[in-house]
RNA sequence: UUGACCCCACGCGGGAGAGUCCGCUUGCCAUUGCCAGUGGCAAGGGGCGCCGAAGGAGCAAAUCUCCCCGACAACCUCUCAGGCAAACGGACCGCAUGGGGAAGG
Numbered sequence: 001u002u003g004a005c006c007c008c009a010c011g012c013g014g015g016a017g018a019g020u021c022c023g024c025u026u027g028c029c030a031u032u033g034c035c036a037g038u039g040g041c042a043a044g045g046g047g048c049g050c051c052g053a054a055g056g057a058g059c060a061a062a063u064c065u066c067c068c069c070g071a072c073a074a075c076c077u078c079u080c081a082g083g084c085a086a087a088c089g090g091a092c093c094g095c096a097u098g099g100g101g102a103a104g105g
Base pairs, nucleotide, nucleotide: 001105002104005101006100007099008098009097011095012094013093014092019048021047022046024044025043026042027041028040029039030038031037049084050083051082055080056078057077058076063071064070
């Protein structure tokens, strides 16, 4: 001096799965001569079924170690949380910018 590659932050793009299920309570509107009933909207909470790629937890994968113990840990498992129309979110991937590290030339 250049610099594969790694990490962090931020922006843009892509980004799956599973019921816009069931019924209850309250309020508003409409229908109606009134009540009741019915329909629509909003809020609250309940029940069953289901999904996993926020987060979380677990270890039987993998990795580290000659072996054991142990550590660590996955888009694997569990489903606490979250989610099951759209929106939001979304692991992960790509691109760009900034910062840090860095094999090698």

A computed fold for a 105-nucleotide RNA from an Actinomycetota bacterium, annotated as Glycine riboswitch aptamer. Its mean pLDDT, the model's own confidence on a scale to 100, is 78. Its Rfam family is "Glycine riboswitch aptamer". Gene Ontology term of the family: glycine biosynthetic process. Rfam's curators write: This family represents the bacterial glycine riboswitch. The organism belongs to Actinomycetota, within Bacteria. The sequence was found by an Rfam model in a public genome assembly.